[in-house]
This is a predicted structure of a 485-nucleotide part of an RNA (small-subunit ribosomal RNA, 5' domain) from an uncultured prokaryote. The RNAcentral record of the full RNA draws on ENA. Rfam family: Bacterial small subunit ribosomal RNA. Its mean pLDDT, the model's own confidence on a scale to 100, is 84.
Context: one part of a larger RNA
RNA sequence: GAACGAACGCUGGCGGCAGGCCUAACACAUGCGAGUCGAACGGACUCUUCGGAGUUAGUGGCGCACGGGUGCGGAACACGUGGGAACAUACCCUUUGGUAAGGAAUAAUAUCUGGAAACGGAUACUAAUACCUUAUAAUGACUUCGGUCCAAAGAUUUAUCAAGGCUUCGGCCGCUUUUGGACGGUCCCGCGUCUGAUUAGCUAGUUGGUGAGGUAAUGGCUCACCAAGGCGACGAUCAGUAGCUGGUCUGAGAGGAUGAUCAGCCACACUGGAACUGAGACACGGUCCAGACUCCUACGGGAGGCAGCAGUGGGGAAUAUUGGACAAUGGGGGAAACCCUGAUCCAGCCAUGCCGCGUGAGUGAAGAAGGCCCUAGGGUUGUAAAGCUCUUUCAACGGUGAAGAUGAUGACGGUAGCCGUAGAAGAAGCCCCGGCUAACUCCGUGCCAGCAGCCGCGGUAAUACGGAGGGGGCAAGCGUUGUUC
Numbered sequence: 001g002a003a004c005g006a007a008c009g010c011u012g013g014c015g016g017c018a019g020g021c022c023u024a025a026c027a028c029a030u031g032c033g034a035g036u037c038g039a040a041c042g043g044a045c046u047c048u049u050c051g052g053a054g055u056u057a058g059u060g061g062c063g064c065a066c067g068g069g070u071g072c073g074g075a076a077c078a079c080g081u082g083g084g085a086a087c088a089u090a091c092c093c094u095u096u097g098g099u100a101a102g103g104a105a106u107a108a109u110a111u112c113u114g115g116a117a118a119c120g121g122a123u124a125c126u127a128a129u130a131c132c133u134u135a136u137a138a139u140g141a142c143u144u145c146g147g148u149c150c151a152a153a154g155a156u157u158u159a160u161c162a163a164g165g166c167u168u169c170g171g172c173c174g175c176u177u178u179u180g181g182a183c184g185g186u187c188c189c190g191c192g193u194c195u196g197a198u199u200a201g202c203u204a205g206u207u208g209g210u211g212a213g214g215u216a217a218u219g220g221c222u223c224a225c226c227a228a229g230g231c232g233a234c235g236a237u238c239a240g241u242a243g244c245u246g247g248u249c250u251g252a253g254a255g256g257a258u259g260a261u262c263a264g265c266c267a268c269a270c271u272g273g274a275a276c277u278g279a280g281a282c283a284c285g286g287u288c289c290a291g292a293c294u295c296c297u298a299c300g301g302g303a304g305g306c307a308g309c310a311g312u313g314g315g316g317a318a319u320a321u322u323g324g325a326c327a328a329u330g331g332g333g334g335a336a337a338c339c340c341u342g343a344u345c346c347a348g349c350c351a352u353g354c355c356g357c358g359u360g361a362g363u364g365a366a367g368a369a370g371g372c373c374c375u376a377g378g379g380u381u382g383u384a385a386a387g388c389u390c391u392u393u394c395a396a397c398g399g400u401g402a403a404g405a406u407g408a409u410g411a412c413g414g415u416a417g418c419c420g421u422a423g424a425a426g427a428a429g430c431c432c433c434g435g436c437u438a439a440c441u442c443c444g445u446g447c448c449a450g451c452a453g454c455c456g457c458g459g460u461a462a463u464a465c466g467g468a469g470g471g472g473g474c475a476a477g478c479g480u481u482g483u484u485c
Base pairs, nucleotide, nucleotide: 001485002484003483004482006481007480008479009478010477013357014356015355016354017353018352019350020349021315026313027312028311030310031309032308035062036061037060040059041058043056044055045054046053047052069268070267071266079192080191081190082189083188084187085186087185092181093180097176098175099174100134101133102132103131109124110123111122112121113120114119137160165172166171194240195239196238201231202230203229206228207227208226209225210224211223212222213221243265244264245263246262247258248257249256250255270291271290272289273288274287293304294303295302296301321347323346324345325344329343330341331340332339333338360390361389362388363387370381371380372379373378394426396421397420398419399418400417404412429474430473431472432471433470434455435454436453440469441468442467443466444465450457451456
């Protein structure tokens, strides 16, 4: 000098754009943050013009693995980059064939009943795109035979469909089998990736092989047997620290520091462990077990998880509203109408930052008054003020009034913008003045009170302390502190 997610002191007019718990991954009251489909299904209820219309607890489907948060852990194929293969991929696009025949239940409901509650139990009844059996079966999968492979043929096994609504009777939406793709994902490898040797040896599923199991799939991933390997001074092991990257800051660069906001990846969801469902999780607002904590209880037993958005307590130098809307963009469901969406879009608070604008312009010497200094003549504040002549940005008030929305639909918002009205009117501070370093005098104080970044000032004439006048710098900011280069 530059920079900052800054804080503190003094001060503070407006707007645009951004940013806003860096500390306790501390504990959380309250509300909201994931639902939707009646065009899958049977009921119940409401209205009815008796044609029908509607609401929905339950069964069922899809979604809840996205979006949002945080940075605990992790020095690792976690991340970055470049390669690779033995994989699977719901919804979407594309290709192939099919959508046939039957069956047994069950929730809801009704009755009885247990419990303080949470939540149940028994009996009876019923539907489906829920469940089960069978048929059909290749261009599909596996195995055997034949075959170098491919192709072709035969046998066996496994798996498997579902209908519904509207209809203009053409179809539309689905289900199932199959081909290829896309999307997102799993796994493996080369290279890169902090500090410490006052950490020098580490390792028995350890290293490799054979076989088996397991997985979507390769593999000591797991197991049995066999061999005795594998890593390490090019730093193994151990310890400490840390999310990684695109980037950001600085610097002429090389480099150094850093990883807030935005974007990609990873990890986590009270702490630890586990699996279930599913195309996908070992799942933030799912389940089970254990633990700590909090709450309810009739003491038998139960309920909970803000590192979602607001908000509270606490910690701290320090960081915002328990706001509006789904209008736009995007997401979930639905044939659609539409519903949901603290994602998002907006508004509120904060000079936290960057940028822009204003706080007036011209004229004006009796160089006014007052202040300060003085050699008492004067000098300076100073064209500064007053006065005179103007202007009206911004703010204020009145009117008008968007774009953002392809036809309708605007939270923002009567916002932005535009027009008009009045009047200089409503709008300047902070730090410094010994040298470094731009800017000097007087008074007070008297090694006191104090200043100070370094050198150093102060003990009776202090340009260095405190006040005043004057001056210098920056300016809605200015200084100080902290951190980095």